[in-house]
RNA sequence: GGGCCGCUAGCUCAACGGGUAGAGCAGGGGACUUUUAAUCCUCAGGCACUGGGUUCGAGCCCCAGGCGGCCCA
Numbered sequence: 001g002g003g004c005c006g007c008u009a010g011c012u013c014a015a016c017g018g019g020u021a022g023a024g025c026a027g028g029g030g031a032c033u034u035u036u037a038a039u040c041c042u043c044a045g046g047c048a049c050u051g052g053g054u055u056c057g058a059g060c061c062c063c064a065g066g067c068g069g070c071c072c073a
Stems, first nucleotide, its partner, number of pairs: 001072007010025004019056001027043005049065005
C1' cells in the first nucleotide's frame, strides 16, 4: 500500500427484506432461607464508532473518516 471482517446496554453478543432495539451476565428492589449462596419475581439501563447522503422512514443501504482483528504485498 491492497483486500476482508467487526464496532449495538457496564461486559459478551443477537436482531429482519428498511418500519418504534433484545438476550445472558453484571447492577437496584423484592420473595424464599437462621444467614450466605442458589432459585424465583421485578426494575433500570443504549438513539446504535464519527460525519454526510438516499428514503415517507436507516442499527440495517451508499460515501468518507476513526479504532480493532485477519490475510496479501
The RNA shown here (transfer RNA) has 73 nucleotides and comes from an Acidimicrobiales bacterium. The sequence is in RNAcentral, with records from ENA. The prediction has a mean pLDDT of 80. Rfam family: tRNA. The family's RNA type in Rfam is transfer RNA.